């Protein structure tokens, strides 16, 4: 110096528990605002998440009835798979 690799925070799908709503909250969608994360170090986006304000769409109830079964792109927690720094530079590992 030159190849090649590991790693995260996090995401999805699926189970499981357990709450919420079924008197529509919540999710999903579009604008705007502030913020925040973003492999071990350092920057970091037009990605990514929060949170607030607004628009617009929008729904499955039932019975043996005080309870149960259902229904929601429903909230948390847990597991199991499977994905994984947007980039870029440094740095760790093998090649040695």
């Nucleotide at each position: 110096a030159u190849a090649a690799g590991a790693g995260u925070a996090g995401a999805a799908a699926c189970c499981u528990g357990u709450g919420c709503g079924u008197u529509a909250a919540g999710u999903g969608u579009c604008g705007g605002c502030u913020g925040a994360a973003c492999g071990g170090g350092g920057a970091g986006u037009u990605g990514u998440c929060a949170a607030c304000c607004g628009a617009a769409c929008g729904a499955a109830a039932g019975u043996a009835u005080g309870a149960c079964u259902g229904c929601g792109g429903u909230g948390c927690a847990g597991g199991u798979u499977u994905c994984g720094c947007a980039u870029c530079c440094c740095g760790c590992u093998u090649a040695a």
Molecule: THF (Tetrahydrofolate) riboswitch aptamer